[in-house]
RNA sequence: AGAGUUUGAUCCUGGCUCAGGACGAACGCUGGCGGCGUGCCUAACACAUGCAAGUCGAACGGAGAUACGAUUUCGGUUGUAUCUUAGUGGCGAACGGGUGAGUAACGCGUGAGCAACCUGACCUUUAGAGGGGGAUAACACUUGGAAACAGGUGCUAAUACCGCAUAAGACCACGACCCGACAUCGGGAUGAGGUCAAAGGAGUAAUCCGCUAGAGGAGGGGCUCGCGUCCCAUUAGAUAGAUGGCGGGGUAACGGCCCACCAUGUCGACGAUGGGUAGCCGAGCUGAGAGGGUGAUCGGCCACACUGGAACUGAGACACGGUCCAGACUCCUACGGGAGGCAGCAGUGGGGAAUAUUGGGCAAUGGGGGAAACCCUGACCCAGCAACGCCGCGUGAGGGAAGAAGGUUCUCGGAUUGUAAACCUCUGUCCUAUGAGAAGAGGGGAAGACGGUAUCAUAGGAGGAAGCCCCGGCUAACUACGUGCCAGCAGCCGCGGUAAUACGUAGGGGGCGAGCGUUGUCCGGAAUGAUUGGGCGUAAAGGGCGCGUAGGCGGCUUUAUAAGUCUGGAGUGAAAGUCCUGUUUUCAAGAUGGGAAUUGCUUUGGAUACUGUAGGGCUUGAGUGCAGGAGAGGUUAUCGGAAUUCCCGGUGUAGCGGUGAAAUGCGUAGAGAUCGGGAGGAACACCAGUGGCGAAGGCGGGUAACUGGACUGCAACUGACGCUGAGGCGCGAAAGUGUGGGGAGCAAACAGGAUUAGAUACCCUGGUAGUCCACACUGUAAACGAUGAAUGCUAGGUGUAGGGGGUAUCGACCCCUUCUGUGCCGGAGUAAACACAAUAAGCAUUCCGCCUGGGGAGUACGGCCGCAAGGUUGAAACUCAAAGGAAUUGACGGGGGCCCGCACAAGCAGCGGAGCAUGUGGUUUAAUUCGACGCAACGCGAAGAACCUUACCAGGUCUUGACAUCCAGUAAAAGCUGUCGAAAGGCAGUGUGUCUUCGGACAUACUGAGACAGGUGGUGCAUGGUUGUCGUCAGCUCGUGUCGUGAGAUGUUGGGUUAAGUCCCGCAACGAGCGCAACCCUUGCUGAUAGUUACUAACAGGUCAAGCUGAGGACUCUAUCAGGACUGCCGGGGACAACUCGGAGGAAGGUGGGGACGACGUCAAAUCAUCAUGCCCCUUAUGACCUGGGCUACACACGUGCUACAAUGGCCGCUACAGAGAGGUGCGAAUUCGCAAGGAAGAGCAGAUCUCAAAAAAACGGUCUCAGUUCGGAUUGUGGGCUGCAACCCGCCCACAUGAAGUCGGAGUUGCUAGUAAUCGCGGAUCAGCAUGCCGCGGUGAAUACGUUCCCGGGCCUUGUACACACCGCCCGUCACACCAUGGGAGUUGAUAGCACCCGAAAGCAGUGAGGUAACCGCAAGGAGCCAGCUGCCUAAGGCGAGAUUAAUGACUGGGGUGAAGUCGUAACAAGGUAACC
Repeated sequence: AGAGUUUGAUCCUGGCUCAGGACGAACGCUGGCGGCGUGCCUAACACAUGCAAGUCGAACGGAGAUACGAUUUCGGUUGUAUCUUAGUGGCGAACGGGUGAGUAACGCGUGAGCAACCUGACCUUUAGAGGGGGAUAACACUUGGAAACAGGUGCUAAUACCGCAUAAGACCACGACCCGACAUCGGGAUGAGGUCAAAGGAGUAAUCCGCUAGAGGAGGGGCUCGCGUCCCAUUAGAUAGAUGGCGGGGUAACGGCCCACCAUGUCGACGAUGGGUAGCCGAGCUGAGAGGGUGAUCGGCCACACUGGAACUGAGACACGGUCCAGACUCCUACGGGAGGCAGCAGUGGGGAAUAUUGGGCAAUGGGGGAAACCCUGACCCAGCAACGCCGCGUGAGGGAAGAAGGUUCUCGGAUUGUAAACCUCUGUCCUAUGAGAAGAGGGGAAGACGGUAUCAUAGGAGGAAGCCCCGGCUAACUACGUGCCAGCAGCCGCGGUAAUACGUAGGGGGCGAGCGUUGUCCGGAAUGAUUGGGCGUAAAGGGCGCGUAGGCGGCUUUAUAAGUCUGGAGUGAAAGUCCUGUUUUCAAGAUGGGAAUUGCUUUGGAUACUGUAGGGCUUGAGUGCAGGAGAGGUUAUCGGAAUUCCCGGUGUAGCGGUGAAAUGCGUAGAGAUCGGGAGGAACACCAGUGGCGAAGGCGGGUAACUGGACUGCAACUGACGCUGAGGCGCGAAAGUGUGGGGAGCAAACAGGAUUAGAUACCCUGGUAGUCCACACUGUAAACGAUGAAUGCUAGGUGUAGGGGGUAUCGACCCCUUCUGUGCCGGAGUAAACACAAUAAGCAUUCCGCCUGGGGAGUACGGCCGCAAGGUUGAAACUCAAAGGAAUUGACGGGGGCCCGCACAAGCAGCGGAGCAUGUGGUUUAAUUCGACGCAACGCGAAGAACCUUACCAGGUCUUGACAUCCAGUAAAAGCUGUCGAAAGGCAGUGUGUCUUCGGACAUACUGAGACAGGUGGUGCAUGGUUGUCGUCAGCUCGUGUCGUGAGAUGUUGGGUUAAGUCCCGCAACGAGCGCAACCCUUGCUGAUAGUUACUAACAGGUCAAGCUGAGGACUCUAUCAGGACUGCCGGGGACAACUCGGAGGAAGGUGGGGACGACGUCAAAUCAUCAUGCCCCUUAUGACCUGGGCUACACACGUGCUACAAUGGCCGCUACAGAGAGGUGCGAAUUCGCAAGGAAGAGCAGAUCUCAAAAAAACGGUCUCAGUUCGGAUUGUGGGCUGCAACCCGCCCACAUGAAGUCGGAGUUGCUAGUAAUCGCGGAUCAGCAUGCCGCGGUGAAUACGUUCCCGGGCCUUGUACACACCGCCCGUCACACCAUGGGAGUUGAUAGCACCCGAAAGCAGUGAGGUAACCGCAAGGAGCCAGCUGCCUAAGGCGAGAUUAAUGACUGGGGUGAAGUCGUAACAAGGUAACC
């Protein structure tokens, strides 16, 4: 410090996620030791048991025990000492310890103040303690009660209680003086008056500890104030003791703290009030910091003590282990009544994911009491439990290659585990045993829970001590097997559907290590709430527009001040913590000393640039004035013409109207058309212009009236008067609403007609609200420049509108310049890009509004507004990992442009109808083997299924196998014969190899054992190879350069041209490659060479005829090499080009015809059954052999063909002319037999020689005469032929006989542009036999092409896109089903806080006090004082009532979300097929 994730790819925006750190943690697996820490976060739920606050006999009187005395009537009595102690009394119990419920508060933090206060014990100091009195507990007796406890009578003491004296002093009121401050006031001195004290104990004593009243201090507390301290405005108004005053009361003290009276204030958008949540801080976590989040342990403060209320005592409490009352709960009870409060330490139950021992000790530190000894102390110090955290240590170290065994993997060679182990040599931390043994304890002695602990010594022995997570990317680390969208994983992206580095296991590896992972939470990364440090044209985001309040900000100059600001000093910012630096635990964590820091607050001195404040001045901002011109600016009134419609009349006749085409509609009752007259409403052609005006919405005939603003010029006036603007007020298109008018045209709704599968639409005919006017509402729009307002600055160019100036002119123009408005282009700059660019989206300043992932949702609820419709404000649950912007490359479009192709058109012949052949589907079957499925499967694999083929089925058989290699043994094997069998096969007989260096070797067969063979079994979606297709379409790319942030672009686009990315020109491109073309084959012309089997002109011979023979090398031909064609020549066009049109010549002319040749790629295209091959599967079978059957089935459907339907023909006769091939298990001549198929026969020929071989159509002659025929030949019968082991299933051919459908074929559809279509025959491969198929060959030989609008396919450019699996795309809504959260809902049930009323405990206060009463007064009577009781005020709990807020729940209901393959349509994305959207 970043990374992953939106896309085909890119840049941006933006969310989600990860890597880091932390924790009072929990869970899973694992677990050796020690040190230091930490340990109920939940139920402030309920608590058994024990302990947690007592102490003092030196305050007091008793009682008891012991010891020693004294005395004795021997019963006792009494004294002293010691010990124990219930009670009275004193001090403490208000500390210490716990918890965080409440509290949003002067509660806390920080800094001040109290001249408005208190303070036990402690310290210092001053003064004092004289003399009396009356009780009372204990105790004794007694009463009641179950108990708790209570009562009566009697006795007694004090440092308990009460008068009196004294008064330095304190306090009170009065008089007069000084000082101080801050208003009330404070301090000091003083005069006279009033009030107020005391306690003793110990000790032989000294003396000590106490007591009383003051003064001062220390420490502690109380109160007040400034500032700070969470969320919600869907909480906006709150408040009656409320705000203040006067006077009282009360308090330690100020104060509405309380009361009476008076006034009506006080708080609040700088957020009152209300609601929710929460103890606050030092600090701890994180972060670079600013911040964010936390408030365990330790420390400070606060609050609380079962819940609520209350006071008492006291220096201090409204009191955790005190009291009273009320309530809930628990316990005891004799039912009458009582007792209790672990949020002290342990512990229990409960809750919970979860948190410890009913331990030891007061040895230390600290606290209470005591003179002290000492006692108490669950504070504390220790120990126990827990890997809960941090830190440290160990589980061994060195050597050791035969790289052992085993494991894993494997291409079988190896690799890896791995120096790892074994083995050798060592060490002893921890461990075990034994021995020694602390510090912690003060100046001296005693005292140690921890603890026989730490530590040390000796000995023993590698012995007892390693796991967890991960290994697709992020993110370090890979293989095998299993599984097969299953099981499962997952933080995000995503893995898993038979080769998973992602699941599970194993091996190996990586990380950390007594831990490791997971989960949760917080910060970080996140500049993702942006002060540091973001944005708003299109990504989320500018308010629809103006006026203006508060607020914020504000021109030049000067003076003062010093609030902000800057700087120095002082105080404070507790300690601990953090950081730095020492010291100490062997190190570390930890402990400890010092320093820094604590960014803050308060106070004080100084500075005065800037800001503020106050005063003075200025004119440039702003405004006023004067003079002008421009304008659909606004409002009102009035006028005008054109057009539509309607009414009346004339002319006139059959249609009009409307559409893609129609129909509805109108019209013979006279429409439409046309002419004339009239009525009425609305809107204003031309001018008219990216022209004008207005803040926006918006404004358009003319005239008049009223009226707002802007602009130009002048520089007379004011003198900062300014800018922005939360709330507020006003304006605000269309639609809509109310009332009243008006209504020609148009036109939601509605009706009808069409269209359509449907058509609640688009189209048509009608048509009502509405549109218009007046008044009043509504207040929203894609109210857009998707761009808030204002000011200043920052290159230009060119239009246009309104002014001014200059120049020029007779003048209008022209030209220059300036201000204001409105456009375009463009530089810098900005920007993700697109783009913006003086009218900024640039550079700056000020103010306002708004945004923070998508959906849910601008929805719900609540508030406000509205007559309503609705508007405004405006969430959450839940859900997704994206949603989005701009640009790029493709693809696509019922977008555009250009161009091509038998693509259409123009033609010819077909197919689709018939019969048959063949293939396919389907069906059937034991099997009908398998594959191929739009074009690009279907006469395809198959260039040929009777057996074989053959892969299928039935049956019969074999199991190292039909086939290969290796080992051992035996033997030749084969063949032949016989027998059984359907055959395979079995049995029997016969039979016996080649070479040899004689050792043997080779080949073959059989037997045996296993390694293995074998598989046309699966996967073409694991593959190689091969092939099809787009497409013989003209394209596809690269290097360098340039442009762009980038994907990419450029080149390859453009202008021409071509069959062509063919070529030329231009150009930030210049070149190059694969394609195109050419080179190759063939065909067309010529030449040369060569002539046999081909040829024959001349010569010779010769035949019925004949290149038949000699011969020839002329010709044809054969087969080799050359030539030829290149837009080369001429003319026109074109840009002087490329090229094109025409012409000449030429056998051939513009790639001459044909073929081979197929770019980058696409289709997971086809093929595992040609072959090869990974993996999987079968192994007495999914292998192998055999016989028979099947692949040939047949209601049907489709494809491809053949033959036809006839006269351009059929039949008969006669008669010509090819090319290319094939032939030895072959082609097979002549001759001969048969009607024929064919038979006999066998010449010739491994071929320019022989054979197949007859070419056919055509030509010539005859016949048929338009018929289901002399067309057509299916089907069937009979008889034959051929091949073959065998033609039944299931071959081909011949003859005779039979003579079906069919009379030119619906919708639709195919091929073909010239030697082509059409037509005619011939050959070949395969093959024993079997083509109408396939591959070739030649013969005869057309028609048509205007042209590119349309259909199909393709190429280039451009445009749109929400597509990228790419339109067979994407995608919307209802409905149906499941689940989830949520709104409404008759209501129901709680909770909370107030209000009104009723009742009202305890306590305090006030009043009363006839009852009671020791201290004082009084001789007494009595009094003073006090108490009980009663009353009043107030009030907790309770009751009742009406509301508020909130939670849960509710039949039913609303929408929303999610969910591989449901239904209906097709709304959107392309002109999305009616442009879309608000």
About this RNA: The RNA shown here (small-subunit ribosomal RNA) has 1478 nucleotides and comes from an uncultured bacterium. The prediction has a mean pLDDT of 84. The sequence is in RNAcentral, with records from ENA, Greengenes and SILVA. Its Rfam family is "Bacterial small subunit ribosomal RNA". Gene Ontology terms of the family: structural constituent of ribosome and ribosome.